[in-house]
Lysine riboswitch aptamer from Halalkalibacter suaedae, 180 nucleotides, folded computationally. The organism belongs to Halalkalibacter, within Bacteria. RNAcentral holds the sequence, with entries from Rfam. Of the family's consensus pairs, 98% are formed in the model. It matches the Rfam family "Lysine riboswitch aptamer". Rfam links the family to the GO term lysine biosynthetic process. Model confidence (mean pLDDT): 82 of 100.

RNA sequence: AGUGAGGGUAGAGGUGCAAAGAUCAUUAGUAAACAUGCGGAAGAGUAUGAGCUCUCGUGAAACAUGUUAAAAGGGGUAUUUGCCGAAGUAAAUGGAUACUCAUAACCCAUUUGCUGGGACUGUUUUGAAUAAGAACAGGACUGUCAUAUAGCACAUGCUAUAUGGAGGGCUAUCUCACAC
Numbered sequence: 001a002g003u004g005a006g007g008g009u010a011g012a013g014g015u016g017c018a019a020a021g022a023u024c025a026u027u028a029g030u031a032a033a034c035a036u037g038c039g040g041a042a043g044a045g046u047a048u049g050a051g052c053u054c055u056c057g058u059g060a061a062a063c064a065u066g067u068u069a070a071a072a073g074g075g076g077u078a079u080u081u082g083c084c085g086a087a088g089u090a091a092a093u094g095g096a097u098a099c100u101c102a103u104a105a106c107c108c109a110u111u112u113g114c115u116g117g118g119a120c121u122g123u124u125u126u127g128a129a130u131a132a133g134a135a136c137a138g139g140a141c142u143g144u145c146a147u148a149u150a151g152c153a154c155a156u157g158c159u160a161u162a163u164g165g166a167g168g169g170c171u172a173u174c175u176c177a178c179a180c
Stems, first nucleotide, its partner, number of pairs: 002178003006175006014084001016083005022077003032068006042055004046104006087115009116142002120138007144165009
């Protein structure tokens, strides 16, 4: 006086991240089923197109009245569990789903890229929703490191302010290779 995404272990940020079951509200007196009326030819199989199958003048769809009457996703509460690229998101590839094919959507996995973190505001989007989520942008807050200035200390540190960077980081510690 080092170099390397070197390898490992333990940690920190805080309205920290994610999951599970329980419970509560909402979804909703909605969907669906049944009955009646009306109506008079279409309707169903996730969306669109094509096909195929099924129901239907022994009365389709739509609409109205009545009876019965949900669920999933999303959300709140407390608890438990796993954790600190926790996790999320974009694209590509592959798989699976639904009657078949094509495209799309939903679900799962891998690879690559981006994001330190949680809020707030605006736009777009998902959603039953004014709840909540996601993307983009904005100005602040916060943790961490570096630099500069000032103060306090005097084994070289601490505090404050300002500027900047990113988690492939930061702190502590063990170890490997190379180099001096």